[in-house]
RNA sequence: GGUGGAGCAGCGCCGAACUCCCCCACCGGGGGAGACGGGGGACCCAAUCCAAUGGGGUGAAUUCCGCGGCUUGCCGCGGAUAGGGCCGGAACCCCCGGUCCGAACCCGUCAGCUAACCCCGCAGGCAGACAAAGGGGCCCA
Numbered sequence: 001g002g003u004g005g006a007g008c009a010g011c012g013c014c015g016a017a018c019u020c021c022c023c024c025a026c027c028g029g030g031g032g033a034g035a036c037g038g039g040g041g042a043c044c045c046a047a048u049c050c051a052a053u054g055g056g057g058u059g060a061a062u063u064c065c066g067c068g069g070c071u072u073g074c075c076g077c078g079g080a081u082a083g084g085g086c087c088g089g090a091a092c093c094c095c096c097g098g099u100c101c102g103a104a105c106c107c108g109u110c111a112g113c114u115a116a117c118c119c120c121g122c123a124g125g126c127a128g129a130c131a132a133a134g135g136g137g138c139c140c141a
Base pairs, nucleotide, nucleotide: 012126013125014124018034019033020032021031022030023029024028036121037120038119039118040117045112054110055107056106057105058104063080064079065078066077067076068075069074083101084100085099086098087097088096089095
């Protein structure tokens, strides 16, 4: 200096979604507590008229333009955007650069703010990640 083995330690991201305790017919199920997150809910304040469209909540996920489809209100595709995540730059914020997201769902005619009080959630998804084997489908000849 290299290689192999064993042990120990360390070890990522989005999100509130983590930790502990008890019980049971126990490798699963049920319950509770703390932390974290969300909703409802007074005085005061805000609001108070007419028409059309009901309205509202979680979330970063809003808004606009073009094309197309159509039941003229939505949907699909593309571009951009409010906003958001990650990485790097000594770096918590700011700033610079890079990269990605810019969704989805829920309540059900009903909710402004809001002390006391009441109710609910505590999930899910990625990265690390390759190799080998077997099978199926499609296209072409």

c-di-AMP riboswitch aptamer (ydaO/yuaA leader) from a Dehalococcoidia bacterium, 141 nucleotides, folded computationally. Model confidence (mean pLDDT): 77 of 100. The model forms 92% of the base pairs in the Rfam consensus.